This is a predicted structure of a 113-nucleotide RNA (SAM riboswitch aptamer (S box leader)) from Rhinopithecimicrobium faecis. Rfam family: SAM riboswitch aptamer (S box leader). From the family's description: The SAM riboswitch is found upstream of a number of genes which code for proteins involved in methionine or cysteine biosynthesis in Gram-positive bacteria. Model confidence (mean pLDDT): 86 of 100. Taxonomically the source falls in Rhinopithecimicrobium (Bacteria, Bacteroidota, Sphingobacteriia, Sphingobacteriaceae). The RNAcentral record of the sequence draws on Rfam.

[in-house]
């Protein structure tokens, strides 16, 4: 890199060290020389995998020593369909807006190739 299923509106930042663009990507919005991003380090947050302890199972508590991951904003919002409602209109099978569904993708973890 596929591919399955989970789970993504909670929650957790100091110090060094580089020096310009960062937040996948659209188009927004936003962060950033008063140093973002990355990078190591120390701290944390969570409980995927892990263990314990219940129970035929499903599951459920509890634990943080390992493996992962996380640590600016709701996966920052949005993009395809749906359905509700406003609001423009030339009254259209039209145009946008709000809300909410259900899908793309996108990240992470387990498992399998």
């Nucleotide at each position: 890199g596929a591919u399955u299923u989970a789970u993504a509106a909670a929650g957790a930042a100091g110090u060094g060290g580089u020096g310009a663009g960062a937040g996948a990507c659209u188009g927004g919005c936003u962060c950033c020389g008063c140093g973002a991003c990355c990078c190591a380090c120390u701290g944390g947050c969570a409980a995927c995998c892990u263990u314990c302890a219940a129970g035929u199972g499903a599951u459920u508590g509890a634990a943080a020593a390992g493996g992962u991951g996380c640590c600016a904003a709701a996966u920052c919002c949005u993009g395809u369909c749906c359905a509700a409602g406003g609001u423009c209109c030339u009254a259209u099978u039209g145009a946008u807006c709000u809300u909410g569904g259900a899908g793309c993708a996108u990240a992470u973890a387990a498992a399998u190739u």